[in-house]
Large-subunit ribosomal RNA, domain VI from a Candidatus Woesebacteria bacterium, 251 nucleotides, folded computationally. Lineage of the source: Bacteria > Bacteria candidate phyla > Candidatus Woeseibacteriota. Its mean pLDDT, the model's own confidence on a scale to 100, is 84.

Context: one part of a larger RNA
RNA sequence: CGUUGGAGCCUUGAGGGGAGCUUUCCUCAGUACGAGAGGACCAGGAAGGGGGAAUCCCUAGUGUGCCGGUUGUCGCGUCAGCGGCAGCGCCGGGUAGCUACAUUCCUAAGGGAUAACCGCUGAAAGCAUCUAAGCGGGAAGCCCACCCCAAGAUGAGGGCUCUUAGACUCCUGAAAGAACAUCAGGUUGAUCGGCAGGAAGUGGAAGUUCCGUAAGGAAUUAAGCUUACUUUGCACGAAUCGGUCAUUAGA
Numbered sequence: 001c002g003u004u005g006g007a008g009c010c011u012u013g014a015g016g017g018g019a020g021c022u023u024u025c026c027u028c029a030g031u032a033c034g035a036g037a038g039g040a041c042c043a044g045g046a047a048g049g050g051g052g053a054a055u056c057c058c059u060a061g062u063g064u065g066c067c068g069g070u071u072g073u074c075g076c077g078u079c080a081g082c083g084g085c086a087g088c089g090c091c092g093g094g095u096a097g098c099u100a101c102a103u104u105c106c107u108a109a110g111g112g113a114u115a116a117c118c119g120c121u122g123a124a125a126g127c128a129u130c131u132a133a134g135c136g137g138g139a140a141g142c143c144c145a146c147c148c149c150a151a152g153a154u155g156a157g158g159g160c161u162c163u164u165a166g167a168c169u170c171c172u173g174a175a176a177g178a179a180c181a182u183c184a185g186g187u188u189g190a191u192c193g194g195c196a197g198g199a200a201g202u203g204g205a206a207g208u209u210c211c212g213u214a215a216g217g218a219a220u221u222a223a224g225c226u227u228a229c230u231u232u233g234c235a236c237g238a239a240u241c242g243g244u245c246a247u248u249a250g251a
Base pairs, nucleotide, nucleotide: 001152005163006162007161008160009159010158011157015149016148017147018146021049022048023047024046025045026044027043033038050107051106052105053104054103055102059100060099061098062097066093067092068091069090070089071086072085073084074083075082076081110144111143112142117137118136119135120134166245167244168243169242170186171185172184173183174182191238192237193236194234195233196232197231198229200226201225202224207220208219209218210217211216
């Protein structure tokens, strides 16, 4: 831009893409078969391996603006307490998120037409013959079935509602994200920040008192400090005020 007024929502599926794997064990059955050794088809069942998808409840990893321990040195005048640097200095943990080593599911069953091949009936050719007429069986393969996209399928489809219509710009943002888009919001507001509570993490703050010559320990004290929480609440700060486009066909 088109789809022949516009808008919101729901769809059909022409067509396209994805998937399609495999092993072992048990029963049948130590049966059929075979002198024995050995050892099935068919059918049913159970565990895996490989591949894929989704998710973060569990487990685990990461988690450089969370908590703690600790070394050297410098600084805050000294002590105490802190801060900077040293690969996050090193070390022990760890929320959200992301992830796999984690969890769940799929790779199933079925139908149709067939290939090689196996057949039925059956002439030409009084026989024979799966084929010439006709009719069956038969693959991990083909077409469906399963998952995804899909009306620019210009053949542009269908339905419902509104038409007393909205959309964009701008701003706050994230469950979204390269930009754009999408989504949640914009005071008739919990969108982000902040604050308060909670969850969760760390693991017992500082100060003071007591014990010990001291290093240190104990009590106050499950303390103090806390990032991302799809946690609850509170308008305290910021989403101000505005601008642009559209509003037909038809009569």